The part of an RNA shown here (large-subunit ribosomal RNA, domain I) has 530 nucleotides and comes from Leptolyngbyaceae cyanobacterium SM2_5_2.
Its mean pLDDT, the model's own confidence on a scale to 100, is 86.
Lineage of the source: Bacteria > Bacillati > Cyanobacteriota.
[in-house]
Context: one part of a larger RNA
């Protein structure tokens, strides 16, 4: 020096655990904000650095309920107090709520400064004023009222809109109308009551799912893209204006059986309907408003049944019992139906929230005739350029946009994939509309062939913290004594750190660098060997 054995040190793997995560389901809620939000700054405690809570009434104030013996947060200690005249704690309603922040009196390097003490700015209403330009209008000033502004996870609608990529290169194409940016809204949004489909038979608003179907098609006919009809389901709900006509009122000048405005009535569709002229005048419906208040939500309450021996401790074992509409779960010194909390079951609200039935009000609600009138115009269509349609300009219908042009009026007009005829279907150029559908930041409940500390969220500890960066931004590590601190009085060595006794404990090789304690690595002792 090597090998082996034993015992240690170091180290923190492994198995065990879970305080935290992840995913999903059902239900709720789906917004907050000028009555100042979201988010912060600074404060508030007897002692207080951090977190939490709160706001100069500052770990809190008042009232109403619940609760019932302890309490003064995490978080000990000391001190001082509160509480059966009901504290703490839980729920409801109020009050307070500094400063910044849309931030809004002015300013500003947010949480500060200044003053004459102000709702800044915009929209709206009214008054006054008032150009070019006569009347006027634009503009300006003041007042009123109190609408907007900002924030928020996804879902939704709209506007603008990539590239990497694929095509084994690449340009049309694809990725994709995706990502991203912007605007807007709601609890859903959007769409929606046929100028629809279909095909000789019919259907009857929209939306979503299954199918049709990877079909028909589109496509440097490449890569790829990709319907609809029809069938089956979920859910079902239909309406209102404009116009014709009538009336009132105001205005105009061409003074008329005129024209225009406003308000009210009327009226709403394709088997055309309505106005208009006649006749009639009920059953019912309702998505609007008010009332109503079943059941529910926001605290809770009651709730069966076990003892002995063993043990440090019993829930295990042994022995003898009991309950069960409760043998779900969790905790308790080892594995508990009968110890605790619960569970099955049964009750419960002063106050607030939402709210079904129901009632009242409002609104809606016919037949005959066919002369005249009305039925959405710079619209439809067309040309050109784009665009959306599964459809890339194609034989390209259909949609929307731009430029130009530009109809008809029910004997009308549109569509049925160029176009024409016939036939069939519909009635554009105004609007509203629940449900079935999408999502989950947030609340409640539950579940898991989900994770178990290099996993699971980045985060099981003061985590978006420490730290890094001028900044945008990046972004950790770090869990486990024990049943209970009983956390080691006292003695000894030492300056201390650390250790040896003593003591606690079932255990201290559980001693706080604390459960288990692998390997690498480092020792001590012995054996063998060179």
């Nucleotide at each position: 020096g090597g090998c082996c054995u034993a015992c240690g040190g170091u180290g923190g793997a492994u198995a065990c655990c879970u305080a935290g995560g992840c995913a999903c389901a059902g239900g709720g809620a789906g917004g907050c904000g000028a009555a100042g939000a979201a988010g912060g700054a600074c404060g508030u405690g007897g002692u207080u650095a951090c977190c939490u809570a709160c706001g100069a009434u500052a770990a809190g104030c008042u009232c109403c309920g619940g609760g019932g013996a302890g309490c003064u947060g995490g978080a000990a200690g000391c001190a001082a107090g509160c509480a059966u005249u009901g504290a703490a704690c839980c729920g409801g309603a109020g009050g307070u709520u500094u400063c910044c922040g849309a931030a809004u009196g002015g300013g500003g390097c947010a949480a500060c400064c200044c003053c004459c003490a102000g709702c800044a700015c915009g929209a709206c209403u009214g008054a006054c004023u008032g150009a070019a330009u006569c009347c006027a209008u634009a503009g300006g000033u003041c007042a009123g009222a109190g609408c907007g502004a900002g924030c928020g996870a996804a879902c939704c609608c709209g506007g603008c809109g990539a590239a990497c990529u694929g095509a084994a290169a690449c340009a049309u194409c694809u990725u994709a109308g995706u990502a991203g940016c912007c605007g807007g809204a709601g609890g859903a949004a959007a769409a929606g009551a046929a100028a629809a489909c279909a095909a000789a038979a019919g259907u009857g608003a929209u939306u979503u799912c299954c199918u049709a179907a990877g079909u028909a098609g589109c496509g440097g006919c490449g890569a790829g893209c990709g319907a609809a009809c029809g069938g089956g389901a979920a859910g079902a709900a239909g309406c209102c204006c404009a116009a014709a006509c009538c009336a009132a009122u105001c205005g105009g000048c061409a003074u008329g059986u005129c024209c225009g405005g406003u308000u009210g009535g009327g009226g709403u569709u394709g088997u055309a309907g309505g106005a208009c002229g006649g006749c009639a005048g009920a059953c019912g419906g309702u998505a609007u408003g008010c009332a109503a208040g079943a059941g529910g939500c926001u605290a809770g309450a009651c709730g069966a049944a076990g003892c002995g021996u063993u043990u440090g401790a019993a829930u295990g074992a042994c022995g003898c019992a009991c309950c069960g509409u409760a043998g779900a779960g969790g905790g308790u010194g080892a594995u508990a139906g009968u110890c605790c909390u619960g569970u099955a079951g049964u009750c419960g609200a002063a106050a607030g929230c939402a709210g079904a039935a129901u009632g009242c009000a409002g609104c809606c609600a016919g037949c005959c005739g066919g002369a005249u009138c009305c039925u959405g115009a710079g619209u439809a269509g067309c040309a050109c350029g784009g665009u959306a349609c599964a459809c890339g300009a194609g034989a390209a219908a259909u949609u929307c946009c731009g430029u130009g042009u530009g109809a008809a009026u029910c004997c009308g007009c549109g569509a049925g994939g160029a176009c024409c005829a016939c036939c069939u279907c519909g009635u554009a150029a105004g609007g509203c509309u629940a449900a079935a559908u999408a999502c989950u930041a947030c609340c409640c409940u539950g579940u898991g062939a989900c994770c178990g500390a290099u996993a699971g969220u980045g985060a099981a500890g003061a985590a978006g913290u420490a730290c890094c960066g001028c900044g945008a931004g990046g972004g950790a590590a770090a869990g486990g004594u024990g049943a209970a601190a009983a956390g080691a009085a006292c003695c000894c060595c030492g300056g201390a750190a650390g250790g040896g006794g003593a003591g606690u404990g079932a255990a201290a090789u559980a001693g706080a660098a604390c459960a288990u304690g692998a390997a690498a690595c480092c020792g001590u002792a012995g054996g063998c060997u060179u």